[in-house]
RNA sequence: UUGACCGAGGAGCGCUGCAGCGGCAACCGCCGUCAGGCUCGGUAAAGGCUCACUCGUCAACGGCGCUCCAAACGA
Numbered sequence: 001u002u003g004a005c006c007g008a009g010g011a012g013c014g015c016u017g018c019a020g021c022g023g024c025a026a027c028c029g030c031c032g033u034c035a036g037g038c039u040c041g042g043u044a045a046a047g048g049c050u051c052a053c054u055c056g057u058c059a060a061c062g063g064c065g066c067u068c069c070a071a072a073c074g075a
Base pairs, nucleotide, nucleotide: 001046002045004043005042006041007040008039009038010068011067012066013065014064015063018037020033021032022031023030024029036061
């Protein structure tokens, strides 16, 4: 670094529907599902690079509307 798996990013309800997924079709579209698909951390494997150690930090985001939680402010 790549893909896979796991964890985390407070919790719900409704709506739309791009990508993805499933089905149909063979007109390249249609139907269904669909708002953690993103980021961070961990695990083993493969590849690449480097060849030490120490210190610090622990987040930023996530369509629209609503509700709750937490915090803050005001009365």
The RNA shown here (SAH (S-adenosyl-L-homocysteine) riboswitch aptamer) has 75 nucleotides and comes from a Chromatiales bacterium. It was read from a public genome assembly, where an Rfam model found it. Its Rfam family is "SAH (S-adenosyl-L-homocysteine) riboswitch aptamer". Rfam 15.1 lists 1,354 matches to the family in 1,132 species. The model forms 100% of the base pairs in the Rfam consensus. NCBI's taxonomy places the organism under Bacteria, Pseudomonadati, Pseudomonadota, Gammaproteobacteria, Chromatiales.